Predicted 3D model of a 121-nucleotide RNA (Guanidine-I riboswitch aptamer) from Azospirillum sp. RU38E. Of the family's consensus pairs, 100% are formed in the model. The source organism's lineage runs through Bacteria, Pseudomonadati, Pseudomonadota, Alphaproteobacteria and Azospirillum. Its Rfam family is "Guanidine-I riboswitch aptamer". From the family's description: This family represents a conserved RNA structure found upstream of the ykkC and yxkD genes in Bacillus subtilis and related genes in other bacteria. The function of this family is unclear although it has been suggested that it may function to switch on efflux pumps and detoxification systems in response to harmful environmental molecules.
């Protein structure tokens, strides 16, 4: 200083809104219950969506220990040393990470996806 790489996936959280429940206003309903129509998310809420840069579990990778098959070299076809491969345990590691406008999708919206993107450092 230049490249490149920086996995999946499950449950959740911040956040996000309104189809759905529920609330809450309003017609209706002679009162009131239930029932039935519109309106509100500027309703704390239950369903819901929800993170690359939130949390966590589990696979997967990497590394080092260690068993166990096999083969390879040395040796003498043996004892034994040395490597190497599949698999099993058991330990570790898996860092960092500033971000738009714009679009998309569901019923909407959004830390969702587009996207570790554009830029900026």
């Nucleotide at each position: 200083c230049c490249g490149a790489a920086u996995g999946g996936u499950g449950g959740c959280u911040a956040g996000g809104g309104u189809u759905c429940c529920g609330g809450u206003c309003c017609c209706u309903g002679a009162u009131g219950c239930a029932g039935g129509a519109g309106a509100u998310g500027u309703c704390u809420g239950g369903u819901c969506c929800g993170a690359g840069a939130g949390c966590u579990g589990c696979c997967g990778c990497c590394c080092g220990a260690u068993c166990c098959c096999g083969c390879c070299u040395g040796g003498a076809u043996g004892a034994c040393a040395g490597g190497c491969c599949c698999g099993g345990u058991c330990g570790g590691g898996u860092a960092c990470a500033c971000g738009g406008c714009g679009g998309g999708a569901c019923a909407a919206a959004a830390g969702c996806c587009c996207g570790g993107g554009a830029g900026a450092u």